[in-house]
Context: one part of a larger RNA
Molecule: large-subunit ribosomal RNA, domain IV
Organism: Acidobacteriota bacterium
RNA sequence: GGCUCGCUCAGGAACUUGGCAAAUUAGCCCCGUAACUUCGGGAGAAGGGGCGCCCUGUUACUUUCUCGCAAGAGGGAGGAGAGGGCCGCAGUGAAAGGCGCUCUGCGACUGUUUAACAAAAACACAGCUCUCUGCAAAGUCACAAAAACGACGUAUAGGGGGUGACGCCUGCCCGGUGCCGGAAGGUUAAAGUGAGGGGUUAUCCCGAGCGCAAGCGAGGGAGAAGCUCUGAUCUGAAGCCCCGGUGAACGGCGGCCGUAACUAUAACGGUCCUAAGGUAGCGAAAUUCCUUGUCGGGUAAGUUCCGACCUGCACGAAUGGCGUAACGAUGGAGCGACUGUCUUGGCGAGCCGCUCG
Numbered sequence: 001g002g003c004u005c006g007c008u009c010a011g012g013a014a015c016u017u018g019g020c021a022a023a024u025u026a027g028c029c030c031c032g033u034a035a036c037u038u039c040g041g042g043a044g045a046a047g048g049g050g051c052g053c054c055c056u057g058u059u060a061c062u063u064u065c066u067c068g069c070a071a072g073a074g075g076g077a078g079g080a081g082a083g084g085g086c087c088g089c090a091g092u093g094a095a096a097g098g099c100g101c102u103c104u105g106c107g108a109c110u111g112u113u114u115a116a117c118a119a120a121a122a123c124a125c126a127g128c129u130c131u132c133u134g135c136a137a138a139g140u141c142a143c144a145a146a147a148a149c150g151a152c153g154u155a156u157a158g159g160g161g162g163u164g165a166c167g168c169c170u171g172c173c174c175g176g177u178g179c180c181g182g183a184a185g186g187u188u189a190a191a192g193u194g195a196g197g198g199g200u201u202a203u204c205c206c207g208a209g210c211g212c213a214a215g216c217g218a219g220g221g222a223g224a225a226g227c228u229c230u231g232a233u234c235u236g237a238a239g240c241c242c243c244g245g246u247g248a249a250c251g252g253c254g255g256c257c258g259u260a261a262c263u264a265u266a267a268c269g270g271u272c273c274u275a276a277g278g279u280a281g282c283g284a285a286a287u288u289c290c291u292u293g294u295c296g297g298g299u300a301a302g303u304u305c306c307g308a309c310c311u312g313c314a315c316g317a318a319u320g321g322c323g324u325a326a327c328g329a330u331g332g333a334g335c336g337a338c339u340g341u342c343u344u345g346g347c348g349a350g351c352c353g354c355u356c357g
Base pairs, nucleotide, nucleotide: 001352002351003350004349005348006347007346008345010343011342014341019338027051028050029049030048031047036041038165052086053085054084055083056082058079061078062077063076064075065074066073067072087091099336100335101334102333103332104331105330106328107327111123112122127163128162129161130160131159132158133157139149140148166323167322168321169320171253172252173251176250177249178246179245180244181243182242185241186240187239191235192234196230197229198228199227200226203222204221205220206219209216210215254272255271256270257269258268281315282312293309294308295307296306297305
């Protein structure tokens, strides 16, 4: 010097990102306990007091056993409360064994999670809601099929999506996208139809040339049927276009200018655009850039905190809005108590290191 532990004058968070760590608290009995509240809770709230041993005395009382018809008698166990007394610094004499309170964010809650850096405001959750599914259900598994799950269930059931107890609520927009419904019209596939065209050629014609002739005949032209290639037109569903609906479907929810008898502001007016221009509630917020906004509170002093204001860069209503008792190894702020966290060190113990031997 290090590790682990014990003690420490005065002060008591001045330490530090932050009371991290440590200390305080602690059991049982009694007294006594606020706001708020979903009346359960909050509560062990908070805050106080008592606690050993001996005697009266095993006393009151409770309970149990035996005997007894009962009254009662006897025995066992537990045992307050009262009075008196004794000792120490100290009586749950050691050990085990809550620190408390206030304001506030988030999430209702108990739960779940990144096995081995994250336990949370993330996930889940009861509850709410939308949607699909009439049963060989929808959905899932599977290349396909058989089969299986769903379910030996049947819409008070099952699947999927969203939200997330509870309370008060959940506005406007259907133009785009999605979904649902519609079928008049437009578009439209395969397929069907097959006007027409091409190829091939039975046959016919022309015909170089050969032959005395009959005739043969390269080549060319026309060309039925068949076969084949192509193909206009017409008939062809769903879908799309189209017509409606639908937001607890994906989503969206304006700008400029002027105006009141101080000023300021604008209930009011004008104008442009839009599918419609953000309602209630909340708001410098887990959201506010400017920003340590401004005001108030708390402090001697407060970029944090709490309460307001509203100029919301860029809250806002089940991608839920705003509240909310209880709950939380949750985040922020404060107070009390307490402390070696600190002023600022010191002393001690065990072990390690180091020096000497």